Description:
Small-subunit ribosomal RNA, 3' major domain from an uncultured bacterium, 461 nucleotides, folded computationally. The RNAcentral record of the full RNA draws on ENA and SILVA. It matches the Rfam family "Bacterial small subunit ribosomal RNA".
[in-house]
Context: one part of a larger RNA
RNA sequence: UGACGGGGGCCCGCACAAGCAGCGGAGCGUGUGGUUUAAUUCGACGCAACGCGCAGAACCUUACCCAGGCUUGACAUGCACGAGAAAGCCCUGGAAACAGGGACCUCCGCAAGGACCCGUGCACAGAUGCUGCAUGGCUGUCGUCAGCUCGUGUCGUGAGAUGUUGGGUUAAGUCCCGCAACGAGCGCAACCCUCGCUGCCAGUUGAGUUUCUCUGGCGGGACCGCCGGGACAAACCCGGAGGAAGGUGGGGAUGACGUCAAGUCAGCACGGCUCUUACGCCUGGGGCUACACACACGCUACAAUGGCCGGUACAGAGGGCCGCGAUACCGCGAGGUGGAGCAAAUCCCAUAAAACCGGUCUCAGUUCGGAUUGCAGGCUGCAACUCGCCUGCAUGAAGUCGGAGUUGCUAGUAACCGCAGGUCAGCACACUGCGGUGAAUACGUUCCCGGGCCUUGUACA
Numbered sequence: 001u002g003a004c005g006g007g008g009g010c011c012c013g014c015a016c017a018a019g020c021a022g023c024g025g026a027g028c029g030u031g032u033g034g035u036u037u038a039a040u041u042c043g044a045c046g047c048a049a050c051g052c053g054c055a056g057a058a059c060c061u062u063a064c065c066c067a068g069g070c071u072u073g074a075c076a077u078g079c080a081c082g083a084g085a086a087a088g089c090c091c092u093g094g095a096a097a098c099a100g101g102g103a104c105c106u107c108c109g110c111a112a113g114g115a116c117c118c119g120u121g122c123a124c125a126g127a128u129g130c131u132g133c134a135u136g137g138c139u140g141u142c143g144u145c146a147g148c149u150c151g152u153g154u155c156g157u158g159a160g161a162u163g164u165u166g167g168g169u170u171a172a173g174u175c176c177c178g179c180a181a182c183g184a185g186c187g188c189a190a191c192c193c194u195c196g197c198u199g200c201c202a203g204u205u206g207a208g209u210u211u212c213u214c215u216g217g218c219g220g221g222a223c224c225g226c227c228g229g230g231a232c233a234a235a236c237c238c239g240g241a242g243g244a245a246g247g248u249g250g251g252g253a254u255g256a257c258g259u260c261a262a263g264u265c266a267g268c269a270c271g272g273c274u275c276u277u278a279c280g281c282c283u284g285g286g287g288c289u290a291c292a293c294a295c296a297c298g299c300u301a302c303a304a305u306g307g308c309c310g311g312u313a314c315a316g317a318g319g320g321c322c323g324c325g326a327u328a329c330c331g332c333g334a335g336g337u338g339g340a341g342c343a344a345a346u347c348c349c350a351u352a353a354a355a356c357c358g359g360u361c362u363c364a365g366u367u368c369g370g371a372u373u374g375c376a377g378g379c380u381g382c383a384a385c386u387c388g389c390c391u392g393c394a395u396g397a398a399g400u401c402g403g404a405g406u407u408g409c410u411a412g413u414a415a416c417c418g419c420a421g422g423u424c425a426g427c428a429c430a431c432u433g434c435g436g437u438g439a440a441u442a443c444g445u446u447c448c449c450g451g452g453c454c455u456u457g458u459a460c461a
Stems, first nucleotide, its partner, number of pairs: 001461002003458003007455007015445002019409005026300008034291002042053002064286007073124001077123006084116001089102005106115003126275002129273003135269002137264003140260001142258001147186006153162003166177003192252004197220007206212002223246001226240005302402001306361006318349003323342002328337003368399001373394007415437007
């Protein structure tokens, strides 16, 4: 000087408390451990691994296993020699890859030669093989926490201190006052995007036809500016007016010096090491989907604030040409036929759902709940057996609110409700967004957890 303390003081944070909804019990989905397996590829492991890399494993993907094949190679550059187009086609074997055979058979240039491709040979390719403890880059985390430093000066033999401590104040090392310090930098804040009010300009979407809603562009608006009180020296704090909005208006982007030899050699790059008729490459099939069990995260429930039936409203944000696909017709339905319109404020996906109105059920393992299983179908795709999604009929399991414990959330939030998108041929209870309905509670900081500043102890560095 730091770090640490079941030392002290001050102060924050959904940290506790106060509340609301959950998880932990059930069934199912997904991930993980374990076990199994020819293989169940690999990585991630307290917070900060476990719906994580995977924004989508039937083949492909695929890195794993079995089997069949290839060896200048699936891919790059160059050299030498030889042959000729290559590709494609036919025959045989084969699961394919591939192997053997056959037909066909070049282009540019006067030439030398070149282009393309094949064969042989050589340099080389190739490796998701190892090392994240050799690395770059990127990322997580403390933490959007308020800190981390420097120049000069001063003090100290020195390490170092001072500044950055103190008194106030703030969300903030924010600002004020004081002070052997005076200044400065990276952080904070502001500048950026978005939502809320408003003016102007423009506009083939809607009501409608001077305008408005809206779309999107440029401005205005909020600054403790005004008033009162407190601090009374200031920073600042409290209340009020006006206002669409107050005291950082809500949200986002933005992450200081550093910590964890944190994560990633499997995104990529890259040092070293290793493999080289194989640890490379191709193909068929299987596996990543196993199942006594354990954990994590979710979905659906256990019902009457509900289930079912009928009627009937109201969004936002998105996507669409190898695409979205209307009207119509067929089918109980999934879906099919068909093809209008639309490169989209114009057409389509597309009926939002909860809500509301009426009816029914009457507390029961039920008209709750939907697992599981049988049969019959639909769709995508070369192909749904291993191993997809959906529909109809039948079947109807556990479950009557969950031990110890534990999670999220302070407002348009939680909770409930649906919609869209990316990935994607197909497949979403996940993820990322979007709107609809819309709460309760916060006395307070003693305690648990994490953090900041000052101080104290130390046999730790």